[in-house]
Parts: sequence; structure tokens; C1' cells
RNA sequence: CAAGCUGGCUGGGCGGUCGCAGUUUCGGUUAAUCUGGAACUGAGGAAAGUCCGCACUCCACAGAGCACGGUGCCGGCUAACGGCCGGGCGGGGUAACCCGACGGCAAGUGCAACAGAGAAGCGCAUUGCCGGCCGGAAUUGUCCGGUUGGUGAGGGUGAAACGGUGGUGUAAGAGACCACCGGCGGUGGCAGUAAUGUCGCCGGCCAGGCAAACCCCACCAGGAGCAAAGCUAAGCAGGGUACAGAUCAGGACCGGUCCGGUAAGGGCCGGGCCGAUCGCGGGGCUGCUCGUUCCGUUAAUGCCCGGGUAGGCUGCACGAGGUUGCCAGUAAUGGCAGCCCUAGAGAGAUGAUCGCCGUGCGCGUAACAGAUUAUCUGUUAUGCGCAAACAGAAUGCGGCUUAUAGGCCGGCUUGGUAU
RNA sequence: GGGCCUGUAGCUCAACGGCAGAGCGGUCGGCUCAUAACCGGUUGGUUCUAGGUUCGAAUCCUAGCAGGCCCA
Repeated sequence: CAAGCUGGCUGGGCGGUCGCAGUUUCGGUUAAUCUGGAACUGAGGAAAGUCCGCACUCCACAGAGCACGGUGCCGGCUAACGGCCGGGCGGGGUAACCCGACGGCAAGUGCAACAGAGAAGCGCAUUGCCGGCCGGAAUUGUCCGGUUGGUGAGGGUGAAACGGUGGUGUAAGAGACCACCGGCGGUGGCAGUAAUGUCGCCGGCCAGGCAAACCCCACCAGGAGCAAAGCUAAGCAGGGUACAGAUCAGGACCGGUCCGGUAAGGGCCGGGCCGAUCGCGGGGCUGCUCGUUCCGUUAAUGCCCGGGUAGGCUGCACGAGGUUGCCAGUAAUGGCAGCCCUAGAGAGAUGAUCGCCGUGCGCGUAACAGAUUAUCUGUUAUGCGCAAACAGAAUGCGGCUUAUAGGCCGGCUUGGUAU
Repeated sequence: GGGCCUGUAGCUCAACGGCAGAGCGGUCGGCUCAUAACCGGUUGGUUCUAGGUUCGAAUCCUAGCAGGCCCA
């Protein structure tokens, strides 16, 4: 210098004007409330997706288990986690480094299209190799055809073919047998907390793939979610309780009794209903009384009670909080001390605009430097124009994932060149 | 704000992890004097997107995108 790997930070700054929300305070006003002034404060690294884990609240619950669901190498951290840190193993890369749902298929069940002899224990030989028998040709050694048997070793198919190499053996072959290697099961020593690594011994010749197939094993998990939930409480509905009814011009009805002829009709008494008068209760008109009017007189009204809607308040902003320093630890993280308080609505505020500065890009001008003038390149100064992402709280917190213009600070690897 | 479901042809829906199909539609031809109906042929797919598991994915897993439903 080039190419790359990786860990973090930031997410424009200051000010003016108008506007919005919250808190405090000073007034005005009202039945509740509404409104004006002042001061202070007012989005994020992801506030997002709602994918995990908690806090919190209500419901359920003697205890235990099943089912459903999740996690899955080992150790540590944490309130907890599917998160983080460290380590092991496997894979990729020359390397820095990155990735891994990474328990079990030697518990059971299941799956493997097409092709292929055969797809998980293989009954079937259409290619090849070999033996027997028969026929033919040739005529010692051989070849061809048929038939019967052996062989999965060879060719070939497939994503995958039942260990590999060499030898023994055989008619030809085959872990049929032997040596070495690989892998598997059991077991022992050493290192390590462990995963695991390493060195041996024994075994049988080999037990293939898929568990993001059912399943088995270990561990975790009761359900719902702040529109959870709690307090208060107009109106309507419900329950209880308080109050006062009296009289009869009248009307139809019912019951009893009497007159009349046993009928038509009528008298008297009683009952409730309608209605009327007086009284009583409540409301309207009015500042109050009177007055008037409406309603009710066994229901209106008043009071009380329980549940509870609208509305109001809480949950809801001091918390697994932030920040600085020191200490423990490889680290994640933890401990101690000091300092700070920092949005909180309830149809949902955080916006608009202007000026200056900073950053990047383009164009112009000036100065300086470099190469032979024109001209080009670089640096500095200055003017003008343009650009600046992803996105926005709604109970809170810890993570993960996804989106993100531009800028800044480290650490490391490989290659080239120079010393 | 919270809880859940779905995504396959123009539309409505199928499809054991093994060549993605059916009905309607479109289009061409036939039948008819003509249209419809009917008959025959034909057309049409990034199975929402990306990545993973697997020999093999519409299907299984993860993340994203879009649409829909419920809760005072």
C1' cells in the first nucleotide's frame, strides 16, 4: 500500500418565533369545571416484531401423576430465559476468524419416489465369473448354444449398495480365514470440576441414513393477561323502611234480604271499582308566602341497604434505575462508595418555521506547491446550490430478531514493496 | 395495547416429504339461421419472501411480509 476479519461508539449542535402535552405555582370563574400568565420537563438504539424470559394482578389449586408444549455438548453468570461468557467437539476459510436444534437410530415403530439384481436383514441371477450335464464345431490346450446349480466379489444403477488395503483360500468367490488400518461396544490408567482428550486391554467381524419422522431419556412449565386488576360511584333496575286518610250528589256491577205473582220491576243493607269534595304528600311557575297548575293518595316521594354502569381515582413512573471511581473474576457478571431523578396520555403531546455553526457532494473564485507554457493534479481559504437514514413511547424490566444514510475509535490476518 | 388465524392458477379450494391438480373462468374449434346451454381441444403457478433440515420441501423448522378475526 492492497485485500479482508473483528470489537465498540455516535445517530448533527446552539439559539429565536408560533403551537402541543405534563407537573408546580399565581390569578379569574363554576354545580362539576373551564380558562389566562410564569417556571421546569418532554422518544429510541431500535420506542418496531410480539419471538422468549420475568416482575405485577386476578382466577384455579391437599398431594401426586398423565396428556399437551418447550429446551437439549460441558461449566459458569443471572430474578429468569430458547439470553450472555468461557471451554470441548464437528464443519468452512491460507489466515485473522466464522458457523453449528451439538442427547438417543446398538429400546421399539416407521420412511426411502425414480433407477437398480438388491434400499435394511436382502425367496426369485435378465450383465459378468465358475462348476456339472446335453448338443454342435474344432480336434490334446479351446469355442458356441441349451439346461441346471454356485457366486452380490466385477461391470452397472442410485442421494445412499452391507467396512478399506494386502494375502490365504476356492471351480469361481465371499470376514470364510489372517495381518494392518478405520469405526463400534465393554473396560482400565493418566490429564481435566465436566464435556472431552490421550494411552492400553478384551470382544465380535462391522451393528448404514433420517428423531426440524413418531418416539425414548433428562430438565422446565397451573391458566389468563394492565382492555390484568383494585377503590369510589351519578342514572336505571332491585330489596327494606317512614307517612293519612275521611266523606258521599252520582254511575254501572256483585252479594244478602224484603215487596210484588214463582214474572217484569222496585226498596233497604253491605262490598269493591269509577268519579267528586276536603285533607295529606311531591313537582312546576316565583327570591319567599298566598295563589294557580300537574301528578299521586298504597303509590309517588324521602331515607337506608347490597351489587354495580357511565364518570373519577389507583395500578403508572424510585426502578432486577442511571452514572463515576475502586475492588473480585480470563470473561459474562458481581460487590462497595459517591452523585443524579430523567416523558408519562387516555382517541392518545413531543410539531412547524427561521438564523448561525459543523459534516459530505457538486460548481465557481483566489493563493500556494508539483510537472516544460497552454493545461492538469493536490492543499488551504471563500461564495452558491444540494443532501442527511431507519423510525416514533402507552404497565415496567432483561434478552433475541428485524430495519438503519453518514461519521468516528480500536484490535488482528494474508499478500506485495522499502529499510 | 393484548391474544390468535391464514397465505397454492384470474376466483373458490384440493394435494402421506416423492412429476402441483379439480371446478368455475379465458381462448380456439364444433353444434345452431344466431345466442345460450352442450361437446372436444388448449391456456395459465417464483405454492407470499429469504434461509435452513433432508437424497428430495407446497408440506418440517426459523426469520420477515401481507391480509383477516377476537378482547373494554
Molecule: RNase P RNA; transfer RNA
Organism: Promineifilaceae bacterium (SeqCode)